[in-house]
RNAcentral holds the sequence, with entries from ENA. The RNA shown here (Bacterial small signal recognition particle RNA) has 91 nucleotides and comes from Streptomyces chisholmiae. A source record names the gene ffs. It matches the Rfam family "Bacterial small signal recognition particle RNA". Clan: SRP clan. For this family Rfam cites "SRPDB: Signal Recognition Particle Database" (Rosenblad et al., Nucleic Acids Res, 2003). Rfam classes the family as a non-coding RNA gene. Lineage of the source: Bacteria > Bacillati > Actinomycetes > Kitasatosporales > Streptomyces.
């Protein structure tokens, strides 16, 4: 110097699990947001105010999934680096 094995670290990938990611559903019945028919209030009117139901959305709940994003794990693949060992060669 060459080859092989082991350990560790890092990078990229693969696989599994998972959620603050995705989908579905429910959905504020103590207090959420938007929009507010009807009705109410103010006004001479024009118009304005608060606002129930319906409708829309968010938080939260439940269920499913890993395509994306994040986390995590390995008797996981490749590469790089460090350490250790073996074989061979030379002296």
């Nucleotide at each position: 110097a060459g080859c092989c094995c082991c350990u560790c670290a890092c990078g990229c990938g693969g696989c599994g699990c998972u959620a603050u990611c995705u989908c579905g559903u429910u959905g504020a019945a103590c207090u959420c947001c938007c929009c507010c028919a009807g009705g109410g209030c103010c006004g001479g009117a024009a118009g304005g105010c608060a606002g129930c139901a319906a409708g829309g959305g968010u938080a939260g709940g439940c269920g499913a999934g890993c395509u994306c994003u994040g986390g995590u794990g390995g008797g996981u693949g490749c590469g790089u680096g460090a350490g250790g060992g073996g074989c061979c060669c030379u002296c």